[in-house]
Parts: sequence; C1' cells; structure tokens
RNA sequence: GUAAAAUUCAUGCCGAAUCCCGGGAGGUCCCGGGUACGGAGGAACCAGCCAUUUGGGGGUGAAUCCUUUUAUUUUUUAGGUAGGGUUAUCCUUGCCCGAACCCGUCAGCUAACUCCGGAGGCAAAAAGGAGGAGAAAG
Repeated sequence: GUAAAAUUCAUGCCGAAUCCCGGGAGGUCCCGGGUACGGAGGAACCAGCCAUUUGGGGGUGAAUCCUUUUAUUUUUUAGGUAGGGUUAUCCUUGCCCGAACCCGUCAGCUAACUCCGGAGGCAAAAAGGAGGAGAAAG
C1' cells in the first nucleotide's frame, strides 16, 4: 500500500416493525409500561348454500401455480410463472426475490366491541445499472 474478515459508531436499503418513559445490568443487553405504524376475530344488509366430515379449512407475507428430475412417503435437481424489490415519485429497459412461519377442525363481508404484532436481515461503486418524464427545493 492492497485484499478479505470481525466488532463498534454513523449513513442508507428491504420490512408494519419507529420513538418515549421507568427499573436492572455494564457496554450492542434484560424486564415492565406506552407509541408512530400494522394485523386478526366479530352484527344487520349483501354474498353464499355439492364439498368442514381428511380431498380438511384458514391466517401473516410479494412469495402463488405449472412442468421436469430424484424418490418408498418426506425429500432432491432444473426451468418457468402470479406477484414483489431495484434508494424522493412515475414510465421503459435490464438485474434481483419468488421464502418462512402460525391457527388447530374453526373464522365470507362486517358497526359496536374483543384480541394480537410493533421483529429481523442486508449494503460499501453498488444492478443505489441505464434512458426518459414531470414535480419539489435551491
């Protein structure tokens, strides 16, 4: 000097997941109470009235479905796809994701009402790639 890794602080991104107060630890933490923000259940009316009876059904989430391969079931491989992200917003193009978990036989919508979450992960010239538009601010 260069490259990689780890930790802390700051900055930024995905996401509902931010912020405040009190107490305890002593350094990223733990407990309690709130909170921006987010979700579920739950009338009338409307909708529905083969299928809840294992062919279970339903919820959070963008993450659903199809084909292929492996295979005794589970599982595994590959390709596509509904849908989502791409750094203030929109369009086009390109790139990336297309998971995981929960309820427990039960839930359409739904005022009053009731209950719950308020996490985690990632980034260092980057697909925060490129082109265009129209605003705002200066």
This is a predicted structure of a 138-nucleotide RNA (c-di-AMP riboswitch aptamer (ydaO/yuaA leader)) from Desulforamulus ruminis. The RNAcentral record of the sequence draws on Rfam and Ribocentre. Its Rfam family is "c-di-AMP riboswitch aptamer (ydaO/yuaA leader)". From the family's description: This family represents a conserved RNA structure found upstream of the ydaO and yuaA genes in Bacillus subtilis and related genes in other bacteria. The ydaO/yuaA element is thought to act as a genetic 'off' switch for the ydaO and yuaA genes in its native state. The model forms 95% of the base pairs in the Rfam consensus. The same sequence occurs in records of 2 taxa.